[in-house]
This is a predicted structure of a 133-nucleotide RNA (c-di-AMP riboswitch aptamer (ydaO/yuaA leader)) from a Fimbriimonadaceae bacterium.
It was read from a public genome assembly, where an Rfam model found it.
Its Rfam family is "c-di-AMP riboswitch aptamer (ydaO/yuaA leader)". From the family's description: This family represents a conserved RNA structure found upstream of the ydaO and yuaA genes in Bacillus subtilis and related genes in other bacteria.
The prediction has a mean pLDDT of 82.
Lineage of the source: Bacteria > Armatimonadota > Fimbriimonadia > Fimbriimonadales > Fimbriimonadaceae.

Formats: sequence, C1' cells, structure tokens
RNA sequence: GAAGUAGAAAUGCCGAAUCCGGCGCUGGCCGGAGCGGGGGAACCACACCUUGGGGUGAAUCCGGGCCUGAGCCCGGUAGGCUACUUUCGGGCCGAAUCCGUCAGCUCACCUCGCAGGCAAAUCGAAAGAGCGC
Repeated sequence: GAAGUAGAAAUGCCGAAUCCGGCGCUGGCCGGAGCGGGGGAACCACACCUUGGGGUGAAUCCGGGCCUGAGCCCGGUAGGCUACUUUCGGGCCGAAUCCGUCAGCUCACCUCGCAGGCAAAUCGAAAGAGCGC
C1' cells in the first nucleotide's frame, strides 16, 4: 500500500413499514400523527360459486427438459427496481406467503400493519431542477 474478515457509526437503496409523547427498566406496554392494507350499503357490475374461491406483493403468463408425483432445471415474458426527475442505453428482479369454503365495487362504519432485507451496475449519456463554492 492492496485485498479480505469482523464490529460500530454515518450516508443511502428496495419496501407502507417512519416520527413523536407517556409509563416501565428492560428487551416491553399504552397513545398520537403520518404512511399502507383488509372488510363493509345504495347505484352499478357479475352468470359466477370443487376444476373451490380470495388477499398482500412488481413478481404474471408461455415453451422445453427431468420426474410416478410433488417438485426441480433451462429459456422467455406481463410487470418492477436502477439512489433529484425524465428519456435513451446498460445492469438487476420477475419471489414468497396469508385467509380457510368466504369476501365485486362501495358512503357511513369496523379492523389490521409500520417488518424484513441490502451496499458501489447507488452504471453511462442527454435535458431539466436543486445545492454548494
């Protein structure tokens, strides 16, 4: 000096998942604001209800292969992310899970959540905006 590992702090990213107050002294409890989700009339909509149906989410659908099957693998794809915004290019994701026979929309009303994960492709160009000097 470089690389790697571990920890702390800062700065950020995906996401609704943040902030504040009170009590407690422990790993919590209560409340508020804010953000997000579900249920729920009339009107309207729907020929749907075992081939069950439905919700959260960007995460749907198609083709091929393996397999008794569940499932696994490969290639695409609706859609989503890429760090001030938009466009173009490049890159990445395209999961998981919940309800339990039941739910269209939906005023009033009722109710729930505020997690988890990550790090230089948070890349390049153009235009714009903003800040600093």